[in-house]
Transfer RNA from a Candidatus Berkelbacteria bacterium, 73 nucleotides, folded computationally. It matches the Rfam family "tRNA". By type it is a transfer RNA. The sequence was found in a public genome assembly. Lineage of the source: Bacteria > Bacteria candidate phyla > Candidatus Berkelbacteria.
RNA sequence: AGGCCCGUAGCUCAGUGGCAAGAGCAGUCGGCUUAUAUCCGACCGGUCGCAGGUUCGAUUCCUGCCGGGCCUA
Numbered sequence: 001a002g003g004c005c006c007g008u009a010g011c012u013c014a015g016u017g018g019c020a021a022g023a024g025c026a027g028u029c030g031g032c033u034u035a036u037a038u039c040c041g042a043c044c045g046g047u048c049g050c051a052g053g054u055u056c057g058a059u060u061c062c063u064g065c066c067g068g069g070c071c072u073a
Stems, first nucleotide, its partner, number of pairs: 001072007010025004018056001027043005049065005
């Protein structure tokens, strides 16, 4: 320098055009227990990396940039 893949909650990820964007773990509160853990319930959580474009409508499609990983030189 070129090619490919990835970037969504504190962490691991799902969601591939249309509901007010979701799960598990973590955190907080409560239940249970003599107590702790386990278990159960509720709550807390997000400028979907950034900027443009297409579209009635974009996390999703296209372009550029930024960051990470792999490969080639």